Predicted 3D model of a 124-nucleotide RNA (SAM riboswitch aptamer (S box leader)) from a Trueperaceae bacterium. The organism belongs to Trueperaceae, within Bacteria.

RNA sequence: CCUCGAUCGAGAGCGGCCGAGGGACCUGGCCCCACGACGCCGCAGCAACCAGCCUCCAUCCAGGCGGGUGCUCACUCCAGCCGGCCGCGCGGGCGACGAUCGCGGUGCGCCGGGAAGAUCGGAG
Numbered sequence: 001c002c003u004c005g006a007u008c009g010a011g012a013g014c015g016g017c018c019g020a021g022g023g024a025c026c027u028g029g030c031c032c033c034a035c036g037a038c039g040c041c042g043c044a045g046c047a048a049c050c051a052g053c054c055u056c057c058a059u060c061c062a063g064g065c066g067g068g069u070g071c072u073c074a075c076u077c078c079a080g081c082c083g084g085c086c087g088c089g090c091g092g093g094c095g096a097c098g099a100u101c102g103c104g105g106u107g108c109g110c111c112g113g114g115a116a117g118a119u120c121g122g123a124g
Stems, first nucleotide, its partner, number of pairs: 001124001003122006013043005021032003026080004044072003049068002052065004076116001081113005086107002088104005
């Protein structure tokens, strides 16, 4: 770098250094930021993917420790593409309204999926 699988609404912050943008990319929104963000380092913590070890057990299951990672604002901050539902608008139909049918660059809408990304593990 590529590919496959699993997970992504839970959880966990202080100090030092630096000094201007940052929240992956594009667009829009929203948020953080000289009361110092982002990043780096140290310490602390969270979690339990992988390895190893241990406990229980006939086995399975379950539990523990934490070595390798990872993580410690906001759902992966939200949306974008597809489908469903609801609402809204317009139209058909009806004397009229409702129900119903059709349509939609319709909505700080709801739900599901996709794409992209992140982390771990496996193959190349």